Model confidence (mean pLDDT): 81 of 100. Small-subunit ribosomal RNA, central domain from uncultured Bacteriovorax sp., 350 nucleotides, folded computationally. The RNAcentral record of the full RNA draws on ENA, Greengenes and SILVA.

Context: one part of a larger RNA
RNA sequence: UUGGGCGUAAAGCGCGCGCAGGCGGAUAUUUAAGUCAGAUGUGAAAUCUCGGGGCCCAACUCCGAAACUGCGUCUGAAACUAGAUAUCUAGAGUGAUGGAGAGGAAAGGGGAAUUUCGCAUGUAGGGGUAAAAUCCGUAGAGAUGCGAAGGAACACCGGAGGCGAAGGCGCCUUUCUGGCCAUUAACUGACGCUGAGGCGCGAAAGCGUGGGGAGCAAACAGGAUUAGAUACCCUGGUAGUCCACGCCGUAAACGAUGAGCACUAGAUUUGGGGGGUGUUAGCGCCUUCCGAUUCGUAGCUAACGCGUUAAGUGCUCCGCCUGGGGAGUACGGUCGCAAGACUAAAACUC
Numbered sequence: 001u002u003g004g005g006c007g008u009a010a011a012g013c014g015c016g017c018g019c020a021g022g023c024g025g026a027u028a029u030u031u032a033a034g035u036c037a038g039a040u041g042u043g044a045a046a047u048c049u050c051g052g053g054g055c056c057c058a059a060c061u062c063c064g065a066a067a068c069u070g071c072g073u074c075u076g077a078a079a080c081u082a083g084a085u086a087u088c089u090a091g092a093g094u095g096a097u098g099g100a101g102a103g104g105a106a107a108g109g110g111g112a113a114u115u116u117c118g119c120a121u122g123u124a125g126g127g128g129u130a131a132a133a134u135c136c137g138u139a140g141a142g143a144u145g146c147g148a149a150g151g152a153a154c155a156c157c158g159g160a161g162g163c164g165a166a167g168g169c170g171c172c173u174u175u176c177u178g179g180c181c182a183u184u185a186a187c188u189g190a191c192g193c194u195g196a197g198g199c200g201c202g203a204a205a206g207c208g209u210g211g212g213g214a215g216c217a218a219a220c221a222g223g224a225u226u227a228g229a230u231a232c233c234c235u236g237g238u239a240g241u242c243c244a245c246g247c248c249g250u251a252a253a254c255g256a257u258g259a260g261c262a263c264u265a266g267a268u269u270u271g272g273g274g275g276g277u278g279u280u281a282g283c284g285c286c287u288u289c290c291g292a293u294u295c296g297u298a299g300c301u302a303a304c305g306c307g308u309u310a311a312g313u314g315c316u317c318c319g320c321c322u323g324g325g326g327a328g329u330a331c332g333g334u335c336g337c338a339a340g341a342c343u344a345a346a347a348c349u350c
Base pairs, nucleotide, nucleotide: 004321005320006319007304008303012318014201015200016199017198021194022193023192025088026087027086028085029084030083031082033081034080035077036076037075038074039073040072041071042070049065050064051063052062053061054060091191092188093187094186095184096183097182098181099180103177104176105175106174107173108172109171110154115149116148117147118146119145120144121143125136126135162169163168206247207246208245209244210243211242215241216240220236221235222234223233258317259316260315261314262313263312272290273289299306300305323350324349325348332343333342334341335340
């Protein structure tokens, strides 16, 4: 390179924005770069192929033909690609009118509970476990009541429910703010899709500086268990968990399924939004769109399974894979305060 693949066998970048690039809607006119046709020049000889000839044959060699699939020039064609011009509205976007939502940021507020402290009542236990012990308690614990402090998380509602690109988001109110959906069809008129590099976001843990610290809890200590027990169980307990700012840039970052468009029967359960119609006390029915869940037709699949949210049928663009181990390692480079991250081999071996 040809070819084959990427849900589970190796393989979809964690997610988005987006420059270049690649690809790209309808109609008309035009150009003729790609494309196609004809002509012409060139494409050395040898080689290869075909038809003959010469060495006894063959290899070899000689003659002729064809070919040299290419390139240049000229003439022509105009469907497609491309360029130009004009127009359009189905893609895309704007507007208008409505709608739902744990989407994001900041500020303020709330109650339940745990813990600690103070006071009161009150007396001998409490706690913990399979059983115990360490532990707390006559210096009055635990229990009960009242009060105070402080931090973190927000029961019920809550739902295969909603929102977000992903990570993720759940008490209440306010302010600021992003996206989505439906209807409408006023406006723009292809403004689109993808996207190497690049830029941004990115759970938890971890790091830096300064706060905060109730509960929980790596490390650590003690008690048990055990042959041992650097564990599982128990009693404690520091980082951390929380806040602000700045790093880190990784996860089974999973739907283990890249993004976008088009096409192709339906059924079922529940819920949400919008619209229409009828009816009303509650509400019910029909249609369409958006999102979510399950079953399943054709088809696909090695099977499992997927199945209008495809893993079906097609198209465009990007990423990635190529036997196991060595190894996501070494070396080098870039980034990082560090931890480390990213990029990424080979020898050898089966």